A computed fold for a 77-nucleotide RNA from a Cytophagales bacterium, annotated as transfer RNA. It matches the Rfam family "tRNA". Rfam's curators write: Transfer RNA (tRNA) molecules are approximately 80 nucleotides in length. It was read from a public genome assembly.
RNA sequence: GUGUCUGUAGCUUAGGUGGUUAAAGCACUCGCCUGUGGCGCGAGAGAUCACCGGUUCGAGUCCGGUCAGACACCCCA
Numbered sequence: 001g002u003g004u005c006u007g008u009a010g011c012u013u014a015g016g017u018g019g020u021u022a023a024a025g026c027a028c029u030c031g032c033c034u035g036u037g038g039c040g041c042g043a044g045a046g047a048u049c050a051c052c053g054g055u056u057c058g059a060g061u062c063c064g065g066u067c068a069g070a071c072a073c074c075c076c077a
Stems, first nucleotide, its partner, number of pairs: 001073007010026004019057001028044005050066005
């Protein structure tokens, strides 16, 4: 450089065929429990869905470009 795949909460992941409010586990905060902590129970906060643009009445989802990562291949040394 070329091709393929991936990018969603702090981390790991869901999210049928576009449909209005993006979900879960762990972690975090608060409360209950406890002599304290842990475990357990309850509640809560936490997301520009990598970025830019396009299609559409409507995009996490479809299309194009960019960026980052993984893998394969090519060239030079």